């Protein structure tokens, strides 16, 4: 560098449900727990969705790029 284990400590947290913000997709606390070894970050490129006259807009737990990073058996 790479890879991810019936390995250790620990991280996140679907669906659903309650607040609360927003026309909306869908944020943002809180329960909760499906699943995650980048399910941290990032909206560049593709997809997908809102609102819409332009156009503005959402998702990073849809895929790709890029930036980072814990721990350490086999190869």
């Nucleotide at each position: 560098c790479a890879c991810g284990a019936u390995a250790a400590g620990g991280g996140c947290g679907a669906a659903c449900c309650c607040g609360u913000c927003g026309c909306g997709a869908g944020g943002c606390g809180g329960g909760g727990g499906c699943g995650c070894a980048a399910a941290g970050c990032c909206a560049g490129g593709g997809g997908u969705c809102u609102c819409g006259a332009a156009g503005a807009g959402a998702c990073g737990g849809c895929c790709c790029a890029g930036c980072u990073a814990c721990c350490g058996a086999a190869g």
c-di-GMP-I-GGC riboswitch aptamer from an Actinomycetota bacterium, 75 nucleotides, folded computationally. NCBI's taxonomy places the organism under Bacteria, Bacillati, Actinomycetota. The sequence was found by an Rfam model in a public genome assembly. The coordinates come from a structure-prediction model, not an experiment, and the mean pLDDT is 87. It matches the Rfam family "c-di-GMP-I-GGC riboswitch aptamer". For this family Rfam cites "Bioinformatic analysis of riboswitch structures uncovers variant classes with altered ligand specificity" (Weinberg et al., Proc Natl Acad Sci U S A, 2017).